Small-subunit ribosomal RNA from an uncultured bacterium, 1398 nucleotides, folded computationally. It matches the Rfam family "Bacterial small subunit ribosomal RNA". Its family is annotated with ribosome and structural constituent of ribosome in the Gene Ontology.
C1' cells in the first nucleotide's frame, strides 16, 4: 500500500495479500567456479578403527629389533647360538602432561549471564626479574626371578635391587605462629614501614657429550582463577502469604579465603502487592533476521562465559578436578562366562542401527598453524590444515555473436479465395572460443629450526653464504591446437498481480492464499497455443519480523462502534500555589576509564571481478570516576495569601431520622330504606343477588397511600425525597473579609450506602396482585380479556448488593462569541429596564466529531489522577477461589467455529404508521356468471397416437381469421436414401403428351407419340441454354434442444404522471437541491414562492373518423320546379339529400362572482357544439429471465439408410369427473299467427346472382337477365307497430335427445360436416358461498355483415347500424396507483428478515 461487511457511502473493526529472512523441507529442473555450510528429532542406543602422551640427558634394566664382537657348521654366501658391549627400547619405578584442545545444551529463572566495582577476605605449576641455598645419613619397593589361585579379568606370597620415587638428621630467613615498643596511613573490621628486637617452626636432586640444564626457600611481575556487591536479565495473581539453619549475636571447627559453610549456646528475627512462594518455559551474552527508527523475533556456524559428560552420590590425586576418553558405591541397559564371577559408557572424528519431513566420508597429512613431552633431533595431536559428498545459502560466468523476409515449413487463432501469431525465431552466411576436449609449461603458500663455512664479540648468542623440508598439486594460473561445437528449465496469465485466446469438461473433475470460480458458449478446473515473471535454479510448505498507529513510549481510544467502576469518604502511591536562601539527588557540560575480538558503516588495498579477506577509522545510543553549572524537578529553613479550610449574619429547599396530627376513597361490619337484578366485556361467561344483592342513609372499624398545588421546579454523592406539625442531624449557596497558612486534587487496596424483586425472625394485610382456579378468545391459547385469589405489596430487625443503576458521558482544575427563560441570594433601583455569585433549561459562533451530534452544566482547547477496551460467536459460560441461609453475586478462561460482526448517515422498497389526492375501486343502480341443456377450451384420465405451446391478474371462443383427407408437427404400417427442395461435376438423353398392367397408395414394370430454340461450321459435325435420367461426393434436410444463449415482435403494470440531464450550490461521501412547500389541474397542467437556472424522454397539442356551416364538382347518386313512366323509367336541372376535396367554427374569446389582482373554479350569455365537445391512433426510464427457436432470423448443441421425405389408414372429436368462457331458455314486456314500415357497413368473375318454374320445405334444384360494381347481385333488416290468439301449467314456455325421409358441397360425410321437413320433446320455475361488466347514444336489446372458407361444428372473432335506460349521498371500508412524511435487524427488497420447538 491493496482486496473483503453495503444496493450504494463514511467510520470503526477484524481477515488475507504483495517484501525481506533461514542450519531448512518437498517437488519439477540442473553446465561450471569460488566461498561459506551441513542431526533444529532421541542428553536414544552404540559393532570396529582412531582422537594423550612424552622424557633413556631421573632410575633398574632389557622381551622384541638393529649393530658388534666372539662360538660351532660351512670353502664362502649363509644358519645357529652366546655376549646388555652399542644404537635403541616393550613392560616396570620416577617427572610433567592428562583440569589444555575437541563435543554437547539435559539441568539452570541463579550472581547462571551480561555490565559496573570491591577483596584491608584470596590463590596461582609451568614462564620473567631479584636475594639465598643445596651438607649428611637411611629403609624400602616395582620390574626381574620363584611359586600358588582363576575360565577369564586379574590377584597373592616369597627373594634380590636402583632413582631427580620415599624418610631422618644439620642450616636458614625479609617465610610462618607467639610476645611487646614506635611512626605514618586508611574505608569500620584495620593496613603498611625502616633501623632496630625476642620466643620457636620448616627446605633441597640430581643428570649429562661438562657447554649447561634441572632443585630449594622467599619477595615481586605477568598469567588463569575464587569470592562478594549495584543494575539489568521469561509466562502466570484462576500461584498471596513464605521460612526454623530459616534472620541475627557470641564462640569453636572448617576452608585459598569471607560467609550459618557446619556446630553448640542466646535473641525472634528475615522476605514479601517496587510481586515473596509455588507452577511452568528457558543454557546466558557477542551478535543475527527485520523494522524509518522506537521496537518485535531468534540464540545455528565464529567468539566469551556457564553447565553436562549412561542416571544418581562420593571424595582421592593434584598448583588446578569432586575430572567426557581417572577411581570407588548405587542404579538402568548392554556384552562375556567354565554360572564360581568380570567387562563397558562416541553429548571427541568417522561410522552403524532408530527416531524424523530432513542433516555428509569408518578419506589423507602433520607441509603450514597451534598444543604435550623432551636439551634436541624428534614423537604423539580426529586440534588443525586439506580433499569427499550435497544447488543447502550467497557470490560469479556460460549455454554465443552479428546479418539475415520467401516474414519458409509446422503449430494455434479469425470475421477464413485470406489475414493475425509463434517470428529474425529458424534455415543460410560471416564472426568469436568464456566454458568444453587435446597437447604442452606451471606457482605463491617456507619463516623458522637443523646440518656445513664464514664473520662479530662478551664464548654462545648475533649475522652471512651454501644446501635441506610441500598433505592439498601436476592443482590455481599461463600457451597453443579443435570446433557452435559439450550446456534451460520453473512458476504464473480472474481482482490484489506483470501475463489470453481456443478445445475438453458441464456444481462433475477439480481449483483457492482472500473475495471467490465449476449447473452446456469457464480468460479462474484439464490440455494446447501465446504471453509474463525469474533464471541453474524455479515454485510450494513451515517459521520470523513487517506492513499492523491491530498494545499505540515515539504512536490509539472509552456518548451512539469494543470501552467510565452504581455512589461516596478515604490508605498506599501518583501529581500539586507565590517568593526567597541553601543543597546537589534528578538535569545539563567538560574529562578520565571501560565498553574483548570477530560482526556493522565509511575509506583504502588484496584474490581477473564479486562474494570473500586485509588494514585504518566511525560507531558500540552503555556502566562507573572525577570536575563544574545551579534554570527547572526533588530534598531543607524561612516567609506569602489568591489555592483549602474556619468565623460571623440572614435565607432556601419533596435533603434525611424519630414522634404526633388531619381529611377524601376503598373495603368491611351493623342498622334503616327499597326491588330485581349487579357486575363485566368487542360481544359473553364465570362471579354476587329474593337466605334480599346492586342503589342509597346513618354509624363503627381497618389498613395503605397522600387529589388540588405541580412545573423544561426544588433537594440529595447516587439510589432516591412530595399531606400537615415537632424535634434533632446534615448539606450546599450568597454576604463579610475576622482567623489558619497549601492544611490541595486523584485514589489501587479498604470501608459505608446501594431502586425494585428475593430471604430470614416476629408483626400487620384496606388495596393491588406472581402462583392458582374457573369463564371467555383460539386450530390450540399452560397468554393478552374477565371473575376470584396466596405469597408478596406495609411495620422492626438482619441478610443480599444487583439494574437500560443512563446524562448509555469518572472526578478536579483553568481557559474559549453571543441571545433567551427560569430558581435561590447581594447590590442598585421606579413599577420598566440592569449589575454580580450559584443552580436548572433552551438556542447558537468558534472548535470537535464518521457522522447523528456537541458546543463556557463540552464530545472544544490543555493539565493531574483513577477505572476500562483490543472481531464476532463459544460466554460473563466452565474450572478454581471468596462471599451468601439459599437464590445468586464477584473474579473470569480454553478448545472449536465464522469473515466478518458493528455505528452513522443515504437511496429504494415494505408496514394490519400518517396526511393528502386518483380510478366502474367501493358506494348507488342496470343487466348477467355460478344451478339446467347445448357448444368451446383447459385440467385430470384413457390411448398405438390422443401433436405441441400458453398457468394468478397479463393461460383456459388463447396460436387456430374456421382439424373429414390435405393441414398435421402425432401413431401403425408399407416404401426412399444426395434425398420432396439449393448449387456444383461426369455421363446420356430435348422438353412433353398419351396410355396398358401389379399395388391400400407411395412406387414399379412397359406400350407410343416428340426431336425442338440459339451459336459455329470444311456441312461431315461441334457447342450453349432451359428441363429430364443415372452416378459418385461436398452438401440438403429436422415443426429436434435451449425464449435462461439472442434478433424481432408482443403482453402487463398504465395513458399511470411521471422519469433524467446539464451548470451552479450543500454534503468527506453515498447523495441532496432542482422535482420539495401553499395554490391549481385529467396531467411535473399552470401560477406564486424557494440555491437554484434551464433543458430532455413522457402530458398537452399536430394526425383520423365524427357533429354544424360555407365554397367546388356533380355519374352509377339527388328530383324543388317543368315534362314523361308501372318505376328518377327518361329528358332537363345543379337547388336540396348524399358523395369527394377545400376551408370554417371553439379560444375560458365575453359577462358575474370566488381566488394573492395570479393560474384557476363555478354560474350566465351566445353557438350546432363549452371549458380536453366524442371516439380512435399515439405507451416515458423501467419492471416482470412475463411469452414466442412451432410465423420469421439466428449462436450453440444433437441426428444423417433418420430426430430426414413420401404414401395408406388412424388421432388431434376419446370421457367416471373438475374449472373458465359463451348460446338457448325458464316464459305474458312473453310465445304463435296475419298484416305492414325504418338502417348502416359491407362482399362480389374459380364471383354475387335476379325474375320466373319445381320442391310442403332446404343457404335446394332448375335457369340464367345483369354486374369487375354510389348502375347488377347478396339483399327479405330485426327487434318496434297494427290486429288476433294463447291464460300461468313443465304449458301453443322451453327446446336438448333419438328415429325416418331428403338436400348440398366435396375422391371421400363410418370415425368426423353443415342443412330442411316430420315425428320424439329432457333437464329446466331465476340459480348456495362467491363473483363479472357497465357512468350516455354508455348498459341492456334488436337484428346486418365480413374475415377464413369445396363445404362446415360460427352459439366464435372482428365490424354495422335501429331502439334506448337507471344511478352516483359520498371515499369510512376492498383492490390498484401517485404526492410528501415517518419507522426499519429488509435491497432477490414483507412471497423480505429471522427466532425456538419436534
Nucleotide at each position: 500500500g491493496a482486496g473483503u461487511u453495503u444496493g450504494a457511502u463514511c467510520c470503526u473493526g477484524g481477515c488475507u495479500c504483495a517484501g525481506g529472512a533461514u542450519g531448512a523441507a518437498c517437488g519439477c529442473u540442473a553446465g561450471c567456479g569460488a566461498u561459506a555450510g551441513g542431526c533444529u528429532u532421541a542428553a536414544c542406543a552404540c559393532a570396529u578403527g582412531c582422537a594423550a602422551g612424552u622424557c633413556g640427558a631421573g632410575g633398574g634394566g632389557c622381551a622384541g629389533c638393529a649393530a658388534u664382537u666372539c662360538g660351532u657348521a660351512g670353502c664362502a654366501a649363509u644358519a645357529c647360538g652366546a655376549a646388555g658391549u652399542u644404537g635403541g627400547c616393550g613392560a616396570c619405578c620416577g617427572g610433567c602432561g592428562c583440569a589444555c584442545g575437541g563435543g554437547u545444551g539435559a539441568g539452570u529463572a541463579a550472581c547462571g549471564c551480561g555490565u559496573a566495582u570491591g577483596c584491608a577476605a584470596c590463590c596461582u605449576a609451568c614462564c620473567c626479574g631479584c636475594a639465598a641455598c643445596a651438607g649428611a645419613a637411611g629403609g624400602a619397593u616395582a620390574a626381574u626371578c620363584c611359586g600358588g589361585c582363576g575360565a577369564a579379568a586379574g590377584u597373592c606370597g616369597g627373594u634380590c635391587u636402583a632413582a631427580u620415587a620415599c624418610u631422618u638428621c644439620a642450616u636458614a630467613a625479609u617465610a610462618c605462629a607467639g610476645g611487646g615498643a614506635c611512626a605514618c596511613c586508611g574505608c569500620a573490621u584495620g593496613g603498611u614501614g625502616a633501623u632496630a628486637u625476642u620466643u620457636g617452626u620448616u627446605a633441597a636432586a640430581g643428570a649429562u657429550u661438562a657447554a649447561u640444564u634441572g632443585g630449594u626457600u622467599g619477595c615481586g611481575g605477568a598469567u588463569g582463577g575464587g569470592c562478594a556487591u549495584g543494575c539489568g536479565u521469561g509466562c502466570c495473581a484462576u500461584u498471596a502469604g513464605g521460612u526454623a539453619g530459616u534472620u541475627g549475636g557470641u564462640g569453636a571447627g572448617g576452608u585459598a579465603a569471607c560467609g550459618g559453610c557446619c556446630c553448640a549456646c542466646c535473641a525472634a528475627g528475615c522476605c514479601g502487592a517496587c510481586g515473596a512462594u509455588g507452577g511452568u518455559u528457558a543454557g546466558g551474552g557477542g551478535u543475527u533476521c527485520u523494522g524509518a527508527g522506537a521496537g518485535g523475533a531468534a540464540a545455528a556456524u565464529c567468539c566469551c562465559c556457564c553447565a553436562c559428560a549412561c542416571u544418581g552420590g562420593u571424595a582421592c590425586u593434584g598448583a588446578g578436578a569432586c575430572a567426557c576418553g581417572g577411581a570407588c558405591c548405587a542404579g538402568a541397559c548392554u556384552c562375556c562366562u567354565a554360572c564360581g564371577g568380570g567387562a563397558g559408557g562416541c553429548a571427541g572424528c568417522a561410522g552403524u542401527g532408530a527416531g524424523g519431513a530432513a542433516u555428509a566420508u569408518u578419506g589423507g597429512u602433520c607441509a603450514a598453524u597451534g598444543g604435550g613431552c623432551g636439551a634436541g633431533a624428534g614423537c604423539c595431536u580426529g586440534a588443525a590444515c586439506c580433499a569427499g559428498c550435497c544447488a543447502a545459502g550467497u557470490c560469479g560466468c556460460g549455454u554465443g555473436a552479428a546479418g539475415g523476409a520467401a516474414g519458409a515449413c509446422g503449430g494455434c487463432c479469425c470475421u477464413a479465395u485470406g489475414g493475425g501469431u509463434u517470428g529474425u525465431a529458424a534455415a543460410c552466411u560471416u564472426c568469436u572460443u568464456u566454458u568444453g576436449c587435446a597437447g604442452g609449461g606451471g606457482a605463491a603458500u617456507a619463516a623458522a629450526g637443523a646440518u656445513a663455512u664464514c664473520c662479530a664479540c662478551g664464548a654462545g648468542u648475533g649475522g652471512a653464504u651454501a644446501g635441506u623440508u610441500g598433505u592439498a598439486u601436476g592443482u590455481a594460473c599461463c600457451c597453443u591446437g579443435c570446433g557452435a561445437a559439450u550446456a534451460a528449465g520453473c512458476a504464473u496469465c480472474g481482482g490484489c498481480u506483470a501475463a489470453c485466446u481456443c478445445c475438453g469438461u458441464g456444481c462433475c473433475a477439480g481449483c483457492a492464499g482472500c473475495c471467490g470460480c465449476g449447473g452446456u458458449a469457464a480468460u479462474a478446473c484439464g490440455g494446447a497455443g501465446g504471453a509474463u515473471g525469474c533464471g541453474a535454479g524455479c515454485g510450494u510448505u513451515a517459521u520470523c519480523c513487517g506492513g499492523a498507529u491491530u498494545u499505540a513510549u515515539u504512536g490509539g481510544g472509552u456518548u451512539u462502534a469494543a470501552a467510565g467502576g452504581g455512589u461516596g469518604c478515604g490508605u498506599a502511591g501518583g501529581u500539586g500555589g507565590g517568593c526567597u536562601a541553601u543543597u546537589a539527588a534528578g538535569u545539563c557540560a567538560g574529562u578520565g576509564g571501560u565498553g574483548a575480538a570477530a560482526g556493522u558503516u565509511u575509506g583504502u588495498c588484496g584474490c581477473u571481478c564479486a562474494a570473500c579477506g586485509a588494514u585504518a577509522a566511525a560507531a558500540u545510543u552503555g556502566c562507573c570516576g572525577u570536575u563544574g553549572a545551579a534554570a527547572c524537578u526533588g530534598g531543607u529553613g524561612g516567609u506569602c495569601u489568591u489555592g483549602a479550610g474556619u468565623a460571623u449574619g440572614g435565607a432556601u429547599g419533596a435533603a434525611g431520622u424519630a414522634g404526633g396530627c388531619g381529611g377524601a376513597a376503598u373495603g368491611c361490619g351493623u342498622g334503616g330504606u327499597g326491588u330485581a337484578g349487579c357486575g363485566g366485556u368487542g360481544a359473553a361467561a364465570u362471579g354476587c343477588a329474593u337466605a334480599g344483592a346492586g342503589a342509597u342513609c346513618a354509624c363503627g372499624c381497618a389498613g395503605a397511600a397522600c387529589u388540588c398545588c405541580g412545573a423544561u421546579u426544588g433537594c440529595g454523592a447516587a439510589g432516591g425525597c412530595a399531606g400537615c406539625u415537632u424535634a434533632c442531624u446534615a448539606a450546599g449557596g450568597c454576604a463579610u473579609a475576622a482567623c489558619u497558612g497549601a492544611c490541595a486534587c486523584u485514589g489501587a487496596a479498604g470501608c459505608a450506602c446501594g431502586a425494585a424483586a428475593g430471604c430470614g425472625u416476629g408483626g400487620g394485610u384496606a388495596u393491588c396482585a406472581a402462583a392458582c382456579a374457573g369463564g371467555a378468545u383460539u386450530a390450540g391459547a399452560u397468554a393478552c380479556c374477565c371473575u376470584g385469589g396466596u405469597a408478596g405489596u406495609c411495620c422492626a430487625c438482619g441478610c443480599a448488593g444487583u439494574a437500560a443503576a443512563c446524562g448509555a458521558u469518572g472526578a478536579u482544575u483553568a481557559c474559549u462569541a453571543g441571545g433567551a427563560g427560569u430558581u435561590u441570594g447581594c447590590g442598585a433601583u421606579a413599577u420598566a429596564g440592569u449589575g454580580u455569585a450559584a443552580g436548572c433549561u433552551c438556542u447558537a459562533c468558534a472548535g470537535c466529531g464518521a457522522a447523528a451530534g456537541c458546543g463556557u452544566u463540552a464530545a472544544g482547547u490543555a493539565a493531574u489522577c483513577c477505572a476500562c477496551c483490543u472481531g464476532g460467536g463459544g460466554a460473563g459460560u466452565a474450572c478454581g477461589u471468596a462471599c451468601g441461609c439459599a437464590a445468586g453475586u464477584a473474579u473470569g478462561a480454553a478448545a472449536c467455529u465464522c469473515a466478518a460482526a458493528g455505528g452513522a448517515a443515504u437511496u429504494g422498497a415494505c408496514g394490519g404508521g400518517g396526511a393528502c389526492c386518483c380510478g366502474c375501486a367501493c358506494a348507488a343502480g342496470c343487466g348477467g356468471u355460478g344451478g339446467a341443456g347445448c357448444a368451446u377450451g383447459u385440467g385430470g384420465u384413457u390411448u398405438a397416437a390422443u401433436u405441441c405451446g400458453a398457468c394468478g391478474c397479463a393461460a383456459c371462443g388463447c396460436g387456430a381469421g374456421g382439424a373429414a383427407c390435405c393441414u398435421u408437427a402425432c401413431c401403425a404400417g408399407c416404401g426412399u436414401u444426395u434425398g420432396a427442395c439449393a448449387u456444383c461435376u461426369u455421363a446420356g438423353g430435348a422438353a412433353u403428351g398419351a396410355g396398358a398392367c401389379a399395388g391400400a397408395g407411395a412406387u414399379g414394370u412397359u406400350u407410343c407419340a416428340g426431336u425442338g430454340u440459339c451459336c459455329c461450321u470444311u456441312c461431315g459435325g461441334g457447342g450453349a441454354a432451359a428441363c429430364c435420367u443415372a452416378a459418385a461426393g461436398a452438401c440438403a434436410g429436422g415443426u429436434g434442444g435451449u425464449g435462461c444463449a439472442u434478433g424481432g415482435c408482443u403482453g402487463u403494470c398504465g395513458u399511470c404522471a411521471g422519469c433524467u440531464c446539464g451548470u451552479g450550490u450543500c454534503g468527506u461521501g453515498a447523495g441532496a437541491u432542482g422535482u420539495u412547500g401553499g395554490g391549481u389541474u385529467a396531467a411535473g397542467u399552470c401560477c406564486c414562492g424557494c440555491a437554484a437556472c434551464g433543458a430532455g424522454c413522457g402530458c398537452a397539442a399536430c394526425c383520423c373518423c365524427u357533429u354544424u356551416c360555407g365554397u367546388a364538382u356533380g355519374u352509377u347518386a339527388c328530383c324543388a320546379u317543368c315534362a314523361u313512366u308501372a318505376a328518377g323509367u327518361u329528358g332537363g336541372g345543379g337547388a336540396c339529400u348524399c358523395a369527394u376535396g377545400c376551408g370554417a367554427u371553439a379560444c375560458u374569446g365575453c359577462c358575474u362572482a370566488c381566488g394573492a389582482u395570479g393560474a384557476g373554479u363555478a354560474g350566465g350569455a351566445g353557438g350546432a357544439a363549452g371549458g380536453u365537445g366524442g371516439g380512435g391512433a399515439u405507451g416515458a426510464c423501467g419492471u416482470c429471465a412475463a411469452g414466442u427457436c412451432a410465423u420469421c432470423a439466428u449462436g450453440c448443441c444433437c441426428c444423417u439408410u433418420a430426430u430426414a421425405c413420401g404414401c395408406u389408414g388412424g388421432g388431434c372429436u376419446a370421457c367416471a369427473c373438475a374449472c373458465g368462457u359463451g348460446c338457448u331458455a325458464c316464459a305474458a314486456u312473453g310465445g304463435g299467427u296475419a298484416g305492414a314500415a325504418c338502417a348502416g357497413a359491407g362482399a362480389g368473375u374459380u364471383g354475387c346472382a335476379a325474375a320466373g318454374c319445381u320442391g310442403u320445405g332446404a343457404a335446394a334444384g332448375u335457369g340464367g337477365a345483369g354486374c369487375u360494381a354510389a348502375u347488377c347481385u347478396c339483399a327479405g333488416a330485426a327487434a318496434a307497430c297494427u290486429a288476433u290468439u294463447c291464460u300461468u301449467a313443465g304449458u301453443u314456455c322451453g327446446g336438448a335427445u333419438u328415429g325416418u325421409a331428403c338436400u348440398c358441397u366435396g375422391c371421400a360425410a363410418c370415425u368426423c360436416g353443415a342443412g330442411u321437413a316430420c315425428a320424439u320433446g329432457a333437464a329446466g320455475u331465476u340459480g348456495g358461498a362467491a363473483u363479472c361488466g357497465c357512468u350516455a347514444g354508455u348498459a341492456a336489446u334488436c337484428g346486418c355483415g365480413a374475415a377464413u372458407c369445396a363445404g362446415c361444428a360460427a352459439u366464435g372473432u372482428c365490424g354495422c347500424g335501429g331502439u334506448g335506460a337507471a344511478u352516483a349521498c359520498g371515499u369510512u371500508c376492498u383492490c390498484g396507483g401517485g404526492u410528501c412524511u415517518u419507522g426499519c435487524a429488509c435491497a432477490c427488497a414483507c412471497c423480505g428478515c429471522c427466532c425456538g420447538u419436534c
Record summary:
The prediction has a mean pLDDT of 84.